[in-house]
Molecule: transfer RNA
Organism: Microcaldota archaeon
RNA sequence: GGGCCCGUAACUCAGCCUGGACAGAGUGCCUGCCUUCUAAGCAGGAAGUCGCGAGUUCGAAUCUCGUCGGGCCCG
Numbered sequence: 001g002g003g004c005c006c007g008u009a010a011c012u013c014a015g016c017c018u019g020g021a022c023a024g025a026g027u028g029c030c031u032g033c034c035u036u037c038u039a040a041g042c043a044g045g046a047a048g049u050c051g052c053g054a055g056u057u058c059g060a061a062u063c064u065c066g067u068c069g070g071g072c073c074c075g
Stems, first nucleotide, its partner, number of pairs: 001074007010027004020058001029045005051067005
């Protein structure tokens, strides 16, 4: 220098190929119930400019281009 894959909630990930209305799960966190207390269990809740920027579109996590970070391969 070239190619491929990954980046989405505090953490681990799904959703992307096939665009659609408030973006989801588990764990964790907060509150309440239960319990002598804790844990476990049950109920509720908060939490994300979808790495960043631009473009296409009525509409983008999803398509296109650029760019940043990480990993692998080739030279």